Small-subunit ribosomal RNA, central domain from an uncultured Planctomycetaceae bacterium, 350 nucleotides, folded computationally.
Context: one part of a larger RNA
RNA sequence: CUGGGCUUAAAGCGCGUGUAGGCGGGACGGAAAGUGUCGGGUGAAAGCCCUUGGCUCAACCAAGGAAUGGCUUGGCAUACUUCCGUUCUUGAGGCAGGUAGAGGUCGCUAGAACGACGGGUGGAGCGGUGAAAUGCGUAGAUAUCCGUUGGAAUGCCGGUGGCGAAAGCGGGCGACUGGACCUGUCCUGACGCUGAGACGCGAAAGCGUGGGGAGCAAACAGGAUUAGAUACCCUGGUAGUCCACGCCGUAAACGAUGCGCACUAGGAAUGAAAGGCUCUGACGCCGAUCGUUCCGAAGCAAAAGUGCUAAGUGCGCCGCCUGGGGAGUACGGCCGCAAGGCUAAAACUC
Numbered sequence: 001c002u003g004g005g006c007u008u009a010a011a012g013c014g015c016g017u018g019u020a021g022g023c024g025g026g027a028c029g030g031a032a033a034g035u036g037u038c039g040g041g042u043g044a045a046a047g048c049c050c051u052u053g054g055c056u057c058a059a060c061c062a063a064g065g066a067a068u069g070g071c072u073u074g075g076c077a078u079a080c081u082u083c084c085g086u087u088c089u090u091g092a093g094g095c096a097g098g099u100a101g102a103g104g105u106c107g108c109u110a111g112a113a114c115g116a117c118g119g120g121u122g123g124a125g126c127g128g129u130g131a132a133a134u135g136c137g138u139a140g141a142u143a144u145c146c147g148u149u150g151g152a153a154u155g156c157c158g159g160u161g162g163c164g165a166a167a168g169c170g171g172g173c174g175a176c177u178g179g180a181c182c183u184g185u186c187c188u189g190a191c192g193c194u195g196a197g198a199c200g201c202g203a204a205a206g207c208g209u210g211g212g213g214a215g216c217a218a219a220c221a222g223g224a225u226u227a228g229a230u231a232c233c234c235u236g237g238u239a240g241u242c243c244a245c246g247c248c249g250u251a252a253a254c255g256a257u258g259c260g261c262a263c264u265a266g267g268a269a270u271g272a273a274a275g276g277c278u279c280u281g282a283c284g285c286c287g288a289u290c291g292u293u294c295c296g297a298a299g300c301a302a303a304a305g306u307g308c309u310a311a312g313u314g315c316g317c318c319g320c321c322u323g324g325g326g327a328g329u330a331c332g333g334c335c336g337c338a339a340g341g342c343u344a345a346a347a348c349u350c
Stems, first nucleotide, its partner, number of pairs: 004321003007304002012318001014201004021194003025088007033081002035077008049065006091191001092188003095184005103177007110154001114150008125136002162169002206247006215241002220236004258317006266295007275286003299306002323350003332343004
C1' cells in the first nucleotide's frame, strides 16, 4: 500500500444549497500527457543472489553474470484515459397546456368548549377519591338562563390519505410565494452526479427584550397513601406553554437504512390528472406514468428479515467504524448572554 464493514453487533453527518476536488452520455477529426513497444545514456566499487575457479574442505578470496523495482532521452503505436476542435440528443434544463396537495409567509374571520366578570332563578351543598381530606360555598357556591370579555386549540370530514429536504404542516377566506407530477416533444445541446470546507434551515426544552396569559402545568405549598413517600392519587399553583424580534443548535432529529444512475418474477390495495372501451353523459371497466402501503420469486442476510421505495446486481462521490470501561470526559481551540454545543485524547483498568 492492498484486502473488511456501517437496519438490529462498532459505524449514515438531523436536513438542504453549494465551493474546491473526485467522477462523467453518443459520433468524427487532431494532439500524443498518461499507457504500450523498441533503442541510447545513466543507475561507482564492494556486498546480497546465480555460475565457475583458488587456498586439502570451509570461512575467506578471485572471475563472469544477474539484479540495482529508478531517472533521463530518441523512434514508433493510438484501443482506453486526458487535452483541443466540430457535431448529436437519449442525461440535464427550458417552453406550452393541465392536475392534486394540513408546502411556506402575512392578514382577516367563524363556531364549539373553557375560565372570569355582571345580572336573573334557586337555597345547601359542591368538588374530589380506592376511600378520604385539603379546597370552594348562606358575604348565596354547585346547577341553570341571559349578557360582556379573554386566551388557546380547531370536532366530524380524517384515511398504514396528502404535502414538504428534514424539522414539520390540519376550522374558513384572501394576498404573496416554493416545489412535485402528467401531457405535448417546440427550444438549449452534456449545461451532469457527488460534495471536504463553507453557508442556510432545524421538534421540544432553555435564554434575552417587550407583550399576552383562558386552560394546562415543571418548581413550590397543602391533603392523602406509606415503615418512610422529597413519588404515584387529590386540591391549589409560578415559570413555561401563546405573540413579535433576537439567541440556542440538540433528540430514539428513526426507515436506527447518505445521495445519484442503471438493471433484476409476480400479486393485492390506495392517492394524482392523461389516454382507451361501453352510441353519448353519469356510473362502471381497462390503463401508461409518478407517489404511498401490504404480501411475496430469485438473490441477499448470522438470523430477524429484506425483496423494482432492496438490505439484490453494478458504477460514481461523500460521511462514518476498528474490544469494554475511563469518555463523548479532561486539556486546548472555536461558538454561545448563559445553559451549554462542536472538535477530542491519555494514564489506568478488564
The RNAcentral record of the full RNA draws on ENA, Greengenes and SILVA.